[in-house]
Context: one part of a larger RNA
RNA sequence: UGACGGGGGCCCGCACAAGCGGUGGAGCAUGUGGCUUAAUUCGAUGCAACGCGAAGAACCUUACCUGGGCUUGACAUGCCGCGUUCAGUUCCCGAAAGGGGAUGGCCCGAAAGGGCGAGCGGCACAGGUGCUGCAUGGCUGUCGUCAGCUCGUGCCGUGAGGUGUUGGGUUAAGUCCCGCAACGAGCGCAACCCCUGCGUCCUGUUGCCGAUGAGGCUCUCUGGACGGACUGCCCCGUUCAACGGGGAGGAAGGUGGGGAUGACGUCAAGUCAGUAUGGCCCUUAUGCCCAGGGCUGCACACGUGCUACAAUGCCCGGCACAAAGGGAAGCAAGGCCGUGAGGCGGAGCCAAUCCCCAAAACCGGGCCCAGUUCAGAUCGAAGGCUGCAACUCGCCUUCGUGAAGCCGGAAUCGCUAGUAAUGGCGCAUCAGCUACGGCGCCGUGAAUACGUUCCCGGGCCUUGUACA
Numbered sequence: 001u002g003a004c005g006g007g008g009g010c011c012c013g014c015a016c017a018a019g020c021g022g023u024g025g026a027g028c029a030u031g032u033g034g035c036u037u038a039a040u041u042c043g044a045u046g047c048a049a050c051g052c053g054a055a056g057a058a059c060c061u062u063a064c065c066u067g068g069g070c071u072u073g074a075c076a077u078g079c080c081g082c083g084u085u086c087a088g089u090u091c092c093c094g095a096a097a098g099g100g101g102a103u104g105g106c107c108c109g110a111a112a113g114g115g116c117g118a119g120c121g122g123c124a125c126a127g128g129u130g131c132u133g134c135a136u137g138g139c140u141g142u143c144g145u146c147a148g149c150u151c152g153u154g155c156c157g158u159g160a161g162g163u164g165u166u167g168g169g170u171u172a173a174g175u176c177c178c179g180c181a182a183c184g185a186g187c188g189c190a191a192c193c194c195c196u197g198c199g200u201c202c203u204g205u206u207g208c209c210g211a212u213g214a215g216g217c218u219c220u221c222u223g224g225a226c227g228g229a230c231u232g233c234c235c236c237g238u239u240c241a242a243c244g245g246g247g248a249g250g251a252a253g254g255u256g257g258g259g260a261u262g263a264c265g266u267c268a269a270g271u272c273a274g275u276a277u278g279g280c281c282c283u284u285a286u287g288c289c290c291a292g293g294g295c296u297g298c299a300c301a302c303g304u305g306c307u308a309c310a311a312u313g314c315c316c317g318g319c320a321c322a323a324a325g326g327g328a329a330g331c332a333a334g335g336c337c338g339u340g341a342g343g344c345g346g347a348g349c350c351a352a353u354c355c356c357c358a359a360a361a362c363c364g365g366g367c368c369c370a371g372u373u374c375a376g377a378u379c380g381a382a383g384g385c386u387g388c389a390a391c392u393c394g395c396c397u398u399c400g401u402g403a404a405g406c407c408g409g410a411a412u413c414g415c416u417a418g419u420a421a422u423g424g425c426g427c428a429u430c431a432g433c434u435a436c437g438g439c440g441c442c443g444u445g446a447a448u449a450c451g452u453u454c455c456c457g458g459g460c461c462u463u464g465u466a467c468a
Base pairs, nucleotide, nucleotide: 001468002467003465004464005463007462008461009460010459011458012457013456015452016451019415020414021413022412023411026307027306028305029304030303031302032301033300034298035297042053043052064293065292066291067290068289069288070287073125077124078123079122080121081120082119088103089102090101091100092099093098105116106115107114108113127282128281130280131279132278136276138271139270140269141267143265148187149186150185151184152183153182154163155162156161167178168177169176193259194258195257196256198227199226200225201224202223204221207217208216209215230253233247234246235245236244237243309408313367314366315365316364317363325356326355327354330349331348335344336343337342374405379400380399381398382397383396384395385394421444422443423442424441425440426439427438
């Protein structure tokens, strides 16, 4: 000087408390451990691995296994020798890869006929999801959006170093003020950026009004510009800064709400399987092609979720009100067929124009507390869709079947407002889909916070130390 302490002081954070809803029990989905396996490819492992890489494992993907094949190779560049004119079609063996042939065509030839059919041989090399993230770059997680981390000069100290950055207040903040052997400065904080809430102006069609017209554009909306909030004003306390309480004006207050933004560093944290890359290793194989299988295995254990156990509910019927997105190998209206998934057909739309589109929670009636008109697992049958192909191993529909489950032990998680809870809608990936996941959007819309003793994490000062 740091680190640490079941040392102290001060102060924060959904850290506790207050409150609301969950997880832990059930069934299922998904990830992981384990077990199994020819293989169940690999990585991630306290917080910070476990719906994680995977925003799409039937083949492909695919890195794994079994079997069949190739050896200058699926791909790049260069050299030597021989050869050099080259698309397509088709047959045989085969699971395919691969191997072999025919034809068209081309070359030689007057013709008959012969040959080629585009590479082959050799070399240097290619290739490797093989190892090392304890050799690395790059990128990322984490403490933590915590308020810290440093430098120049000066001063103090033999020196390591200290001072500044400590102290008194204050703040979300090393934010600001005062004081001070310090005076300044940098990276962080804040602000500048984006979305959202108010207004003004401009812009106007595909939008709006009107009758779908004529015509118009105040509103609404599209795109753009500008204004607006700064504790600026008033009162009280206090006055150095500020802070607390109240008020005016205002759409909005005291950082308006949300996002982007992550200092010096820590964890030899993560990633050689995104890519790059040093070293090591393989070279008729640890490379390459193919078929099938596996990654989906199941006595178990854990994480994350979904659906429930019901009456603030379930079923049937009726009927309103969104936002944000997507659409050409696409979205597809009206119509017709089917109980339905879906099928036929195809208007319109490269989309403020057309379509996906129906929003659902809402309202009326039935059920009458029961393993039920709760719940829907499991299984049987019949179908639909995608795709070369749904046995292993897809999703969906209809009929039947109806399991566990009566609110969950110890323990544990989230959340402070348009939040939690709850209801639906969209998108990426994508042929299809195991999405109940992820990322967004809007509808309805709470309760509670006395307080900081305690648990956890963190900041500043101080103290002890046999630790560095």
Model confidence (mean pLDDT): 81 of 100. The part of an RNA shown here (small-subunit ribosomal RNA, 3' major domain) has 468 nucleotides and comes from Candidatus Methylacidithermus pantelleriae. Lineage of the source: Bacteria > Pseudomonadati > Methylacidiphilae > Methylacidiphilaceae > Candidatus Methylacidithermus.